[in-house]
This record gives sequence, C1' cells and structure tokens, in this order.
RNA sequence: CCGGCAGGCCGCUUUAUCGCUCCCGGUUUAGGUUGGGAGAGGAAAGUCCGGGCAACGCAGGGCGCCGUGCUUCCUAACGGGAAGAUCUUUGAAAGGGGAUAGUAGUGUAACAGAAAAUAACCACCUCUCCCGAUUGCGAUUGGGACGGGGAACGGGUGAAAAGGUGGGGUAAAAGCCUACCGGUGGCCGUGGCAACACAGUCAGCCGUACACCUCACGGGUUGCAAAGCCAAAUAUAUUCUGAUUGCGCGGCUGUUGCAGCGCAGCGAGGUUGCCCGCUUCGUUUCCGGAUGCACACCGGAUGUCAGGAGGGGUAGGCUGCAAUGAUCCCGGCAGUGAUGCCGGGGCCAGAUAAAUGAUAAAGGUCCUGAUGCAAAUUAGGAUACAGAAUCCGGCUUACAGGCCUGCCAUUUUU
Repeated sequence: CCGGCAGGCCGCUUUAUCGCUCCCGGUUUAGGUUGGGAGAGGAAAGUCCGGGCAACGCAGGGCGCCGUGCUUCCUAACGGGAAGAUCUUUGAAAGGGGAUAGUAGUGUAACAGAAAAUAACCACCUCUCCCGAUUGCGAUUGGGACGGGGAACGGGUGAAAAGGUGGGGUAAAAGCCUACCGGUGGCCGUGGCAACACAGUCAGCCGUACACCUCACGGGUUGCAAAGCCAAAUAUAUUCUGAUUGCGCGGCUGUUGCAGCGCAGCGAGGUUGCCCGCUUCGUUUCCGGAUGCACACCGGAUGUCAGGAGGGGUAGGCUGCAAUGAUCCCGGCAGUGAUGCCGGGGCCAGAUAAAUGAUAAAGGUCCUGAUGCAAAUUAGGAUACAGAAUCCGGCUUACAGGCCUGCCAUUUUU
C1' cells in the first nucleotide's frame, strides 16, 4: 500500500416560483384574506418480544397451555443489553455462529448387522459321539455331527458394538486384577464476587445423542380498530331454545290480600382454554288431562329473564391527541462496560384515505471514459434504504456513497 474484521458517525446543499397540513396573531357576522412559526427515521419497516396506558364492578384459586433456563451486573421489564466461564463450529488470523437447570424413569437412533444394551454370522475354548493317523499305550493330532455347554477377547456390519496401552490371570475371556493414561464424581488447597481454572488425592464409578419427562421462574384477555361523549335514526316484525321451584322472617290490612327481606334449588350472563369459587339477572299468572280437595306428574297458553336465528336503523362529529415522557440536549462524577447520579437548558409533526411536495438553475460527493508528467480540465451517469398514525424500550431485516477509531494477516521497503 492492497485486503479482511469489529465498533461508530454522516447520508446531499443553495436560490427562485407555485402548492399542501397544523399552530399563534390581525381583519371579517361568517366564509374569506393576510403576517409569523413549525412540518417524516436510523431504521418510521417486520409485527418477533417487553411494557406504559385503556376496558372487562368488587376476587381470586387450581389445572392445562406457552415462554425462558451457565455466572455476575444493568434495566420499568424482556426471549433484551454489558462483562465473563465452559463446550462446540467456521476462518490463516482478527473475528463470526451455536449451546448451557436435572437425569429417577420411558422412548427413538433409518439401512446394514447376531445384536444398538441380557445378542452370536465367521472365528475361539471345552464335553459327548462317529471316521482316521502317530504311539514309548501316558497321550498327541486331523476331519465330521444344523449335537451339549462356556465366553464376548478377535474378524465382519455400521456414524457408533460400549474407555486405551502394557502385564497378570483363564479351558477360552473380560477392569477380573494391576501400572500408566483418559473420562466422570467426591474431598482439600490456591486464584476469582461467581460460573469456573490450576494442582493434589480418593473411588473400577465408565457408551453417545435426541425427545418425552422432572424442576425453577414468568405469563388473565383484548387492544387507540382500546375506551369515552354528543347528535341522528329505527321494527325488534317474525321465529327457536332454556328456566319459570321450595323453605323461613316480619310490615300494612283485618281474613282476604298487598308490598318486601333472607336462604336453598333451577336456568342464563360476566370473569382466559377448562374446572371450582365469586358476582349479576330471572324465578308471574291461567287452563286442561282429571276427580270433591290437596300434593305430585304431564301438556298448553301468557308474562319475565337469558341465549340464538332472521331482519331493520345509523355509518356524522368530538375527546383520547397542544402527544410532559421509564423524554431530549450539554457538562461533570462513578464504573472495564451496559448504565447510574448530580447540575443546567429544551418541548421540536399530529393527519384520518391520510399533509411535509412540484418545477427550474447552480453546486457538492461518487463511478466510468478522454486529454495531461502532475495539478487539473472535460463528457456521460448515479445520488441509497425508504414514509409517522396511541406512546416507549429492544431484536431482526434493508441501505448508492463517504468519514473516524481499533484489530488481523500477506507482500514490499527501512
């Protein structure tokens, strides 16, 4: 110098004309007109997380379901951030990515293989039987029997066959024993707030991965299309389903009734997906079967409440929203840092089909080409991603081009 990596910042400017939205004034009965001021981001995006806020009246509890899971710290909180630890992956490196509570139990690991954790295909040892050979008659040895028993050491299959090497031991074998090494676990010491690291010692404790499961912590639901207010209009015509019981108390009246209260039962609604609890509302009258009465049973009508079906009306404004906030800017202090504290200063869009723009000229920056020793001149092109909608804190994704800081590594020169 080129390249790579990490973090951070900027990301067009000026003039003129016209236009748009909001706010504050002047003028006007109002409309209108006129003056001034302000007007889109680092991601406003994705809708992936966490909240503020709003409603579900007073009240919740359990289960289910979902999320997270190393240590210490930050934060309103988070599945976020900072600094670290261990394991792992990728890169030459700087760096980038992933994982992290527990293991008593259950399940899976295709195919191949005997077998994926109580197994035997080939090979091994031993016994019985059969056919031989040698023989010093003790025995040795070859072949066969889909025979009996033993073992899992060797070979094969496979990603993986259940720690490795040496020695002992055995009929043949095996952590069966032993030495060293590896893993795992315990204990002690040193360092560290800790996760852990290093060193020592003890224990034959010794397959891996994933899922279910277990544990701890957290999670009510819906969301500004939340939630309120005003105005206007209308038909609930019709229809379906459920409930429509019992007991007690006492007031008025004065024998017959009226208006209530409480408890239980039944039904429906609300509170998350379910259950329990809590709570709100309804629980009237008459007729018939069927009788002289009562009770019970069945059916119907009526009324009330609740839940549907079907249909009708309205679709206009205002608040929420002058956006004051876990807020922004500057300085100082503490901290490795995220961040916190102190002091001072500020208020910066508010639309509702959705404003913040259009045109012209000049310039800036970048890319390519030409001329030129160079400086420079000239021609053409580009000027990113993108657009507030209740607000805030994160994560993820997109971005023409430029700048700053630190780190890595190759080459060259000194």